[in-house]
RNA sequence: AGAGAUUGAUCAUGGCUCAGAACGAACGCUGGCGGCAGGCUUAACACAUGCAAGUCGUACGAUCUCUUCGGAGAGAGUGGCAGACGGGUGAGUAACGCGUGGGAACCUUCCCUAUGGUACGGAAUAGCUCCGGGAAACUGGAAUUAAUACCGUAUAAGCCCUUCGGGGGAAAGAUUUAUCGCCAUAGGAUGGGCCCGCGUCGGAUUAGCUAGUUGGUGAGGUAAUGGCUCACCAAGGCUACGAUCCGUAGCUGGUCUUAGAGGAUGAUCAGCCACACUGGGACUGAGACACGGCCCAGACUCCUACGGGAGGCAGCAGUGGGGAAUAUUGGACAAUGGGCGAAAGCCUGAUCCAGCCAUGCCGCGUGAGUGAAGAAGGCCUUAGGGUUGUAAAGCUCUUUCACCCGUGAAGAUGAUGACUGUAACGGGAGAAGAAGCCCCGGCUAACUCCGUGCCAGCAGCCGCGGUAAUACGGAGGGGGCUAGCGUUGUUCAGAAUUACUGGGCGUAAAGCGCACGUAGGCGGACUGGUCAGUUGGGGGUGAAAUCCCGGGGCUCAACCUCGGAACUGCCUUCAAUACUGCCAGUCUCGAGUCCGGGAGAGGUGAGUGGAAUUCCUAGUGUAGAGGUGAAAUUCGUAGAUAUUAGGAAGAACACCAGUGGCGAAGGCGGCUCACUGGACAGGUAUUGACGCUGAGGUGCGAAAGCGUGGGGAGCGAACAGGAUUAGAUACCCUGGUAGUCCACGCCGUAAACGAUGGACACUAGGUGUUGGGUAGCAUGCUAUUCAGUGCCGAAGCUAACGCGUUAAGUGUCCCGCCUGGGGAGUACGGUCGCAAGAUUAAAACUCAAAGGAAUUGACGGGGGCCCGCACAAGCGGUGGAGCAUGUGGUUUAAUUCGAAGCAACGCGCAGAACCUUACCAGCCCUUGACAUCCCGAUCGCGGUUUCCAGAGAUGGAUCCCUUCAGCUAGGCUGGAUCGGUGACAGGUGCUGCAUGGCUGUCGUCAGCUCGUGUCGUGAGAUGUUCGGUUAAGUCCGGCAACGAGCGCAACCCUUACCUUUAGUUGCCAUCAGGUUGGGCUGGGCACUCUAGGGGGACUGCCGGUGAUAAGCCGGAGGGAAGGUGGGGAUGACGUCAAGUCCUCAUGGCCCUUAUGGGUUGGGCUACACACGUGCUACAAUGGCGGCUACAAAGGGCUGCGAGUCCGCGAGGACAAGCCAAUCCCCAAAAGCCGUCUCAGUUCGGAUUGUACUCUGCAACUCGAGUGCAUGAAGUCGGAAUCGCUAGUAAUCGCAGAUCAGCAUGCUGCGGUGAAUACGUUCUCGGGCCUUGUACACACCGCCCGUCACACCAUGGGAGUUGGUUCUACCCGAAGCCGGUGAGCUAACCCGCAAGGGAGGCAGCCGACCACGGUCAGGUCAGCGACUGGGGUGAAGUCGUAACAAGGUAACC
Repeated sequence: AGAGAUUGAUCAUGGCUCAGAACGAACGCUGGCGGCAGGCUUAACACAUGCAAGUCGUACGAUCUCUUCGGAGAGAGUGGCAGACGGGUGAGUAACGCGUGGGAACCUUCCCUAUGGUACGGAAUAGCUCCGGGAAACUGGAAUUAAUACCGUAUAAGCCCUUCGGGGGAAAGAUUUAUCGCCAUAGGAUGGGCCCGCGUCGGAUUAGCUAGUUGGUGAGGUAAUGGCUCACCAAGGCUACGAUCCGUAGCUGGUCUUAGAGGAUGAUCAGCCACACUGGGACUGAGACACGGCCCAGACUCCUACGGGAGGCAGCAGUGGGGAAUAUUGGACAAUGGGCGAAAGCCUGAUCCAGCCAUGCCGCGUGAGUGAAGAAGGCCUUAGGGUUGUAAAGCUCUUUCACCCGUGAAGAUGAUGACUGUAACGGGAGAAGAAGCCCCGGCUAACUCCGUGCCAGCAGCCGCGGUAAUACGGAGGGGGCUAGCGUUGUUCAGAAUUACUGGGCGUAAAGCGCACGUAGGCGGACUGGUCAGUUGGGGGUGAAAUCCCGGGGCUCAACCUCGGAACUGCCUUCAAUACUGCCAGUCUCGAGUCCGGGAGAGGUGAGUGGAAUUCCUAGUGUAGAGGUGAAAUUCGUAGAUAUUAGGAAGAACACCAGUGGCGAAGGCGGCUCACUGGACAGGUAUUGACGCUGAGGUGCGAAAGCGUGGGGAGCGAACAGGAUUAGAUACCCUGGUAGUCCACGCCGUAAACGAUGGACACUAGGUGUUGGGUAGCAUGCUAUUCAGUGCCGAAGCUAACGCGUUAAGUGUCCCGCCUGGGGAGUACGGUCGCAAGAUUAAAACUCAAAGGAAUUGACGGGGGCCCGCACAAGCGGUGGAGCAUGUGGUUUAAUUCGAAGCAACGCGCAGAACCUUACCAGCCCUUGACAUCCCGAUCGCGGUUUCCAGAGAUGGAUCCCUUCAGCUAGGCUGGAUCGGUGACAGGUGCUGCAUGGCUGUCGUCAGCUCGUGUCGUGAGAUGUUCGGUUAAGUCCGGCAACGAGCGCAACCCUUACCUUUAGUUGCCAUCAGGUUGGGCUGGGCACUCUAGGGGGACUGCCGGUGAUAAGCCGGAGGGAAGGUGGGGAUGACGUCAAGUCCUCAUGGCCCUUAUGGGUUGGGCUACACACGUGCUACAAUGGCGGCUACAAAGGGCUGCGAGUCCGCGAGGACAAGCCAAUCCCCAAAAGCCGUCUCAGUUCGGAUUGUACUCUGCAACUCGAGUGCAUGAAGUCGGAAUCGCUAGUAAUCGCAGAUCAGCAUGCUGCGGUGAAUACGUUCUCGGGCCUUGUACACACCGCCCGUCACACCAUGGGAGUUGGUUCUACCCGAAGCCGGUGAGCUAACCCGCAAGGGAGGCAGCCGACCACGGUCAGGUCAGCGACUGGGGUGAAGUCGUAACAAGGUAACC
């Protein structure tokens, strides 16, 4: 510090996810030791048991025990002090509660300092004793008693009150003699109470709250200020700088994270607060409204004799419960501290220790060295080897920790040690007792095999798994961390993803529809003052601990400790005065005012005009008119449409008209008048910062819509009809109501858009246009200056597109808005509205994307250019018939398999009777029909005859011929056959979607790319585009491109002409011969021909055209051939997971007495049917008969077969020649002549009968041919569709491969030999450029909504349940206060006494008040029949809305 993931790829936006650190954690697997820490985050749930606060006999009396009688001790009670500390918890609390800094009107036991005092009396009472009540807790009465308990008097330096006259108020003693106490006062210290500034969570879908409320006066009350309380008076107080209400929460030092700023958090330690079963209350006291005190109410638990009582672990342990989850009913007061005491001492679950727990941090160990036969085993393997791996074993060493034995601290200043025989030290034995967890597709370090087969499973994100999974599970190996390792949860970071540091808003989310304006924020020039902000210095504070730096102590570290720094803050003081603020004065450039001008669809009202539409009346006139892609509905003989004239009504204003004008926006368009707003230009006038923006607020605000009343010509939602269509609730047509118009009133929204808030300043230009001004003159131009409105562009900006003085540039100020997509601009609540609805505005849930710009393709019922038998122009076919052949389907035991639009279907098959053959049925074989190796036997093998069983394979028997080669002479080697054994053979079994090879297709289309350079952030572009031209990316020119490669063309073969060479088997012009009329023979190669080598054609020449180019057109021609002469071979980068595992090869899987092998028979030849490709026809351009010409190219010895004879014929018998330019196949056929005369025929030949021929082991299933007989359909073929542009189509025959036989198929060959092409509008296919795109599996794409089903969350909902809050009212415990107090009453007073008084108590009354109750609400939550929409789901249903002009442009 970044990375993954939206795309075919790219850039940017944006969310999601990961790598880091941390934790009071939990869970899974595992677990040696020690140190230091930590340990109920949940039920402030309920608690058994024990302990956690007592002490003092030097305050007091009585009692008891012991006694050496000196005294010592015990415990109940009175009394004093302490139980307000220490310890726990975080429920409540949004508050002066806390933090920080200040303040004045206070108190303070114990402690310290100081001063003064401590005198004299009195009356009670607990305990104890007696008598009672009660189950108990407890309690009543009587008698008696002490005090440092209580009361009075005296005294008053100081103290308090005061009307300044005066008045008031104290004490306690105990011991022995040292002291400790007591009272008053002053001061201190400590602790505490109170007040104030600032800071302190979320919600505005909480906007108003408040009657003791705010203030005053007086009084009361308190330690003290104060509405703290009361009476009276006033009407205030708080709030948009967020009151009130609701939700949540103890606050802080700190802790975690971070570069920092921040964010999150508030366990342990420390400070403060609050609470103690829940609620209320006071008492005592220096201090409490009191955790282990009291009273009352409530809930709960326990005891009970039913009458009453008792209790409060959020102290330490512990129990139950809750929970994912958190420890011992331990030891000691030895240390530190606390309470009491004069002290000894007692108490102390505070504390110090120990126990449990890997909960965390830190440290250590589980051994070290050597050791290659690279052992064994495992795993992989290309079978060679590699790896585990110096790892192990072996050898040589060591002993930290643990274990055993011994010694044995510090913690303790004098005594005292729980921990503890602990830490540490010494000795001993022995490698001995001690390693796991996660991961290995990318991010992210680390790879193979097997199993599984979209199953089982994994997964943080992307995503793996459908038979070759580095992603699942196992194994081997590897990587990481290590007594731990992973997972889960949470926080921060990464995230600049809330942006103060440090983001944005034209199109990605985001500028309010527009203006006016309140608060607020910001604000021109100069001068002076002030010093609030600001800056600097000083002082106080910022607790300790923590963090950081430097030392020190535990062997190190964690940990502990000392010092420093820091604590970025607050308060205060001094100083500075540039800037901002404030005060005062001045200025004119900002902003207004004034004067005279010109421009304008700016607004409102009133009036007025013509054209057009429709309607009405009348005339002319006759059969149609309308309307459409085509029609129909509709109108019209009752007279339409058309046309003429007149009239009526309403609405809108042609031309001018213009990226022209005006307005803030919405918007504004005939003309005239009236009223009126704003802007502009000019001016030596005037005011003097009066300004900008603008949360709330107010106003304006298209269309549609609503209300009331008018109006209604045209248009026209809804609706009706007609069409279209599979349907058509649409598009098209005919009608037509609201509405559109006016007046008044609502609504308040639009893609209200420049998708661009307003204001000001600055930053190159060029060119139009609108309205003014100035200057010059050539009087309609030039220059210039303001204000608008457009286009193009510099710098700059931008993700790019683009913007660019009218900014999206550079800056300042203010406002509004955004933070992933969906859910959703929806629900609920509020506000507004008559309603429709508007505005404000969520969440659950769900996805990993959604979206922007640009790129390359592909596609378009987008555009342009061009080509092709693509259409058109022609010729001939197919589709109809019969047959042949292939396919589908059906059938079958099997009808083997493959091929499937073009590019499967006379295809694999250049030829299924057996064989082929892969299929079916039956019968056989099992190392096999075939290959290699091993063992044994034989010496061969092999050929041949005959017989038996059998369908055959096969099995059994038999006759005859033959008796292997080498040699070292050995059953040694080789070879062959048979038998055996297992390795293996074998498979036309599966996968062409694991493959090679080969092939088809686009397409013989003209394309496909690269290097360097340049442009672009980049994908990419350029080149290859453009202008011409070509069959062609062919060539030329231009050009940020310059070159190159694979394709095109050419080179190759053939054909057409010439020449040369050669001359048999070919040829015969000349010469000659002949029995012959056949180049037959001699002879010759001149010619034809054959087959080798050359030549020839290149737009070369001329004219025109073009740019003077490339080229095109025409011509002269010449030439055998003229513009690639004709034909062939040749197939770029790639596409179709195209075809083929059944040609061959091959990975993997499968079968192994069978899915292998053999054999007989059957099947591939089936047949209601459908399709493709063909043949033959339907006839006269023909049939039949006769006659006799002219080819080319091939084939031939298991062959072609002349010729003669036989047969009507297929053919048969005999047989010459030929291994072929020699002989044969071989007859070429269309042709010519005659006849038939338009008919199901002298057409056509299917089908069938019969008799034969040939091939073959064999023609039944199932061959071909021949003779005779038979003589079907068919009279030119619907929709549709195919081929062909010249020696082509059409037509005619010939040959060959395969092959025993079988050809209408296929491959070749020649004969005869046309028609037509205006042209590129349309169909199909293709190429180039351009455009749109939401497509990229690329239109056979993408994608929307209803319905049906399942699941999920959510809104409404009659109601119902609960929490919380509140107005009013009722009740009124305990308690304090006030009043009363006839009952009761020791201290003081009066009185001789009786008695009375003061004071007090009980009781009663009143005010306040907790709990409780009643009525009516507010608010929140749970459930809820039914219901609404939403989301997600597998291959459901219906349509086709959107993306291309998406087939009616889309959208608001």